[in-house]
Context: one part of a larger RNA
RNA sequence: AGCGCAAGGGGAAUGCCUUGGCACUGGGAGCCGAUGAAGGACGCGACGAACUGCGAAAAGCCACGGGGAGCCGUUAGUAGGCAUUGAUCCGUGGGUGUCCGAAUGGAGCAAUCCGGCCAGAGUCAUGUCUGGUCACCGUAUACUGAAUCCAUAGGUAUACGGGGGGAACCGCCUGAACUGAAACAUCUAAGUAGGGCGAGGAAGAGAAAUCAACCGAGAUUCCGUAAGUAGUGGCGAGCGAACGCGGAAGAGGCCAAACCGGGAGUAGUAAUAUUCCCGGGGUUUUGGACAGCGGACCGUAUCCGAGUUUCUAGCAGAAUGGCAUGGGAAGGCCAACGAGACAGUGUGAAAGUCACGUAUGCGAAAGGGACGGAGAGCGAGCUGGAUCCAGAGUACCGCCGGACACGUGGAACCCGGUGGGAAGACGGGGGGACCACCCUCCAAGCCUAAAUACUACCCAGUGACCGAUAGAGAAGAGUACUGUGAAGGAAAGGUGAAAAGCACCCCGGGAGGGGAGUGAAAUAGAACCUGAAACCUUGUGCUU
Repeated sequence: AGCGCAAGGGGAAUGCCUUGGCACUGGGAGCCGAUGAAGGACGCGACGAACUGCGAAAAGCCACGGGGAGCCGUUAGUAGGCAUUGAUCCGUGGGUGUCCGAAUGGAGCAAUCCGGCCAGAGUCAUGUCUGGUCACCGUAUACUGAAUCCAUAGGUAUACGGGGGGAACCGCCUGAACUGAAACAUCUAAGUAGGGCGAGGAAGAGAAAUCAACCGAGAUUCCGUAAGUAGUGGCGAGCGAACGCGGAAGAGGCCAAACCGGGAGUAGUAAUAUUCCCGGGGUUUUGGACAGCGGACCGUAUCCGAGUUUCUAGCAGAAUGGCAUGGGAAGGCCAACGAGACAGUGUGAAAGUCACGUAUGCGAAAGGGACGGAGAGCGAGCUGGAUCCAGAGUACCGCCGGACACGUGGAACCCGGUGGGAAGACGGGGGGACCACCCUCCAAGCCUAAAUACUACCCAGUGACCGAUAGAGAAGAGUACUGUGAAGGAAAGGUGAAAAGCACCCCGGGAGGGGAGUGAAAUAGAACCUGAAACCUUGUGCUU
């Protein structure tokens, strides 16, 4: 030195575990904000760095409920207190709520600085302090009011609203490229990603100028089917309906106008004409106004709301003992019992009967949700057919674009730009160029629940999901750390049943160790479960 054997060091794999994650299901809830949000800064404890909680009334104040013996958070300790005259704790409703932040008196390098006005405290007085108030924009109303006579612009005041935030979902505007086409330009990717604006608990759509096909249907939305069909397409790659049928849900309303009444203005001496505003009326294609008749049925998405039920604290909740082993019994043996409860978790090992629970049943002073009778308010019928009304720079046409499954095509229908530009119910639109017949509907105004989408948040639950290099980045961390910044972004779990965390003695300056003691175990001693390999030793055997 090598090869064995034995024992260690080192190291952290592996096994086991789970406080944390991941995915989903069923419910709930779904906006917050100038009454100052979301998010922060700084403070608040007897002692207090961090987290949690809270706000100068500061780990908290008040009231009402629940609860019933301990409590003063994580957090031990010392000190001091509270509590059956009901504390701590839990729920509901209030109070307080510094400073920044839309941030809004002005400024500003956020959490700072400096003010005006009114009232108050204090001072001889000023300084100082406390409370309130003072941004801008829009709309409405009133007043005021230039150049410029009337007027208008402008100004002032008051009231109401707005402003900012939000995981995804939603509407609108804007809008790529990689890629595919086995290259690439039309095309595709895709109206996707990205950007902007806006809304809500949903949003959008929605009550036929719709479809259909000579039969008929009867708003919208969503699902299934029709159907990868008809089509479209460098007829390439691809894109891709509708009618109809089956379901979920179900709901229809209001204006404008004609006409009636009232008011104001303009022109005019006036009659009158005309404009605007308000109220009634009226709202659809068997129309309405108008004229005549009639006064009941019925409906209701507005208001109120008896009552029922539920959520936000909780309460009750069955049934077992012995023996031995062991540190410990829940495992074994013996003998019992409950079960509307043998889901689960914990307890010194493996518990229906030990604990928490579970099945089942019960419970609210206060606040919220759902359903909801009666009532109020509101809306309402028939006949006639002369006259009147029924949404105009609109429909439509040319040109150019867009969107429709449809790439200009025979290209309808729909939307936009631009130039032209109707009819008026004896009217008008559509039925995929266009024309006729026929059928069908009534545009150019508005609103509308449900079925649908999503899940930041709450509750309950599930998993041929993970088990600490996994599962979230995170078993708490968007921390430490990096970067001027936008931003990037870790590592890190396990003593034991219980600290019983080694009194005391010895060596040592200490660290550490040796005894002793605790414990089932200390090769479980905090660098703590198990403790693989690399690597490093000690002892010994063999070989050289």